About this RNA:
Model confidence (mean pLDDT): 86 of 100. Small-subunit ribosomal RNA, central domain from an uncultured Eubacteriales bacterium, 350 nucleotides, folded computationally.
[in-house]
Context: one part of a larger RNA
């Protein structure tokens, strides 16, 4: 390079959105660039291979022939590729009409429980634990009532329910915005798909200025346990957690399963439409489109198991992988305040 592979053995890029590239509906008509046939030309000679002949045979020479699968020039075909032309509607897409929805972002609003803080009743404990202590507490705690403060999270509902590209969203209440779905079927006419770079979005922890600080809690101190106990358990506690704005850009960013289309038994739930069929109407019922579980037949598969939301059958396209270590390491480079990320080796050695 080829071949082979990527749930879980080495291997799917953390998502999206898109450059170039590659691939790409359905019928006609040109065309002749790929592509296929003839034709002529060139493809030196010798060499390899085939038949023969000549040295007494062989090596070895000669003579003839195939080969030379390649290029050119031409003539010819028109399926398929590909280019114009002019059409189509089964992809995709607008517009119109609905209903779901913790989808985004901003403002405001509210109730519980906490924690302090003032008063009031109250007295000797509380509190913690396997026990215990350190700790708070006669300068009056815990308890209990009442008023204020502050900040963080949003019981029930809640549900292998919803939405979201994925990271993720979960109190109400407005206003501004994206996306999906169904129905009709009015416009448009291939306007697709996938995507090296590229861009832009990415939990938690951390950084960078300003705030903010109730609770919890890495680091730290104390009391315990213990042979030690730089842990586990207790009692405190700062950084962080929360907010604007800016870096970081990584995760078991997992369905450890890339995206897009077609096709291949059934059965049973949810959630969201639309429709029949019955009814005064509503529920039941059937059928159909989307999503979202579980069982499960063919099929695949080492086996687990997957099984229309495939890990089956096909097809395009990206990305990745090639025995353990050394190593996601040096060394360059790029980025970034650093932490550190990204690319990414070799000696060696088993």
């Nucleotide at each position: 390079c080829u071949g082979g592979g990527c749930g879980u053995a080495a291997a799917g890029g953390a998502u999206g959105c898109g450059u170039a590239g590659g691939c790409g509906g359905a019928a006609a008509g040109a065309u002749a660039a790929g592509u296929g046939a003839g034709a002529u030309g060139u493809g030196a000679a010798a060499u390899c291979c085939c038949u023969a002949a000549g040295c007494u045979c062989a090596a070895c020479u000669u003579a003839g022939g195939a080969u030379g699968u390649g290029c050119a020039u031409u003539u010819c075909a028109a399926a398929c590729u590909g280019u114009c032309u002019a059409u189509c509607u089964a992809g995709a897409g607008u517009a119109c009409a609905g209903g779901a929805g913790a989808g985004g972002u901003a403002a405001g609003c509210g109730g519980a429980a906490u924690u302090c803080c003032u008063a009031g009743u109250g007295u000797a404990g509380c509190g913690g634990u396997g026990a215990a202590a350190u700790g708070c507490g006669u300068a009056g705690a815990u308890a209990u009532u009442a008023g204020g403060a502050a900040g963080a999270a949003c019981a029930c509902c809640a549900g292998u329910g919803g939405c979201g590209a994925a990271g993720g969203c979960g109190g109400c209440u407005u206003a501004c915005u994206g996306g999906a779905c169904u129905g009709a079927a009015a416009c448009a006419g291939a306007c697709g798909c996938u995507g090296a770079g590229g861009c832009a979005u990415g939990a938690a922890a951390g950084c960078g200025u300003g705030g903010g600080g109730a609770g919890c809690a890495a680091a730290c101190a104390g009391g315990a346990u213990u042979a030690g106990a730089u842990a586990c358990c207790c009692u405190g506690g700062u950084a962080g957690u929360c907010c604007a704005c800016g870096c970081c850009g990584u995760a078991a960013a997992c369905g450890a399963u890339g995206a897009a289309u077609a096709c291949u038994a059934g059965g049973u739930g949810u959630a969201g439409g639309a429709g029949g069929u019955a009814u005064c109407g509503a529920c039941c019922c059937c059928u159909u489109c989307u999503g979202u579980g579980c069982c499960g037949c063919a099929g695949u598969a080492a086996a687990c198991a997957c099984a229309a939301u495939a890990a089956g059958u096909a097809u395009u396209c990206c990305g990745c992988c090639u025995g353990g270590g050394g190593a996601g390491u040096a060394c360059g480079a790029u980025c970034g305040c650093a932490a550190g990320a990204u690319u990414a080796a070799a000696a060696c050695u088993c």